Annotation: This is a predicted structure of a 105-nucleotide RNA (SAM riboswitch aptamer (S box leader)) from Geobacter sp. It was read from a public genome assembly, where an Rfam model found it.
RNA sequence: UUCUUAUCAAGAGCGAUCGAGGGACUGGCCCUUUGACGUCGCGGCAACCUCCCCCAGGGGAAGGUGCCAAUUCCAGCGGUAUCGCAAGGUACCGGGAGAUAAGGA
Repeated sequence: UUCUUAUCAAGAGCGAUCGAGGGACUGGCCCUUUGACGUCGCGGCAACCUCCCCCAGGGGAAGGUGCCAAUUCCAGCGGUAUCGCAAGGUACCGGGAGAUAAGGA
């Protein structure tokens, strides 16, 4: 880098530093000089791998990751139902894209 599988409606702070953007992309809508985002320190959440057991389940949290604004912030392609003259709206389902983990190439 790429492929496969699984999960994504819960949860999680404080301080220092930096100085203008950030929330993947597009459109919204939000966060942000009352200092966001990033980085560092300490802390925390969680339970994919590792660990234990009475093993599709349960337990624990020492190790490997990950995460700590908003449902993956919402939508972005399709289907079903329903409301509407229609454009379109709403709800549910599936897919695509994205993120994380584990395994393979």

Taxonomically the source falls in Geobacter (Bacteria, Pseudomonadati, Desulfuromonadia, Geobacteraceae).
Model confidence (mean pLDDT): 86 of 100.
Rfam family: SAM riboswitch aptamer (S box leader). Rfam describes the family as follows. The SAM riboswitch is found upstream of a number of genes which code for proteins involved in methionine or cysteine biosynthesis in Gram-positive bacteria.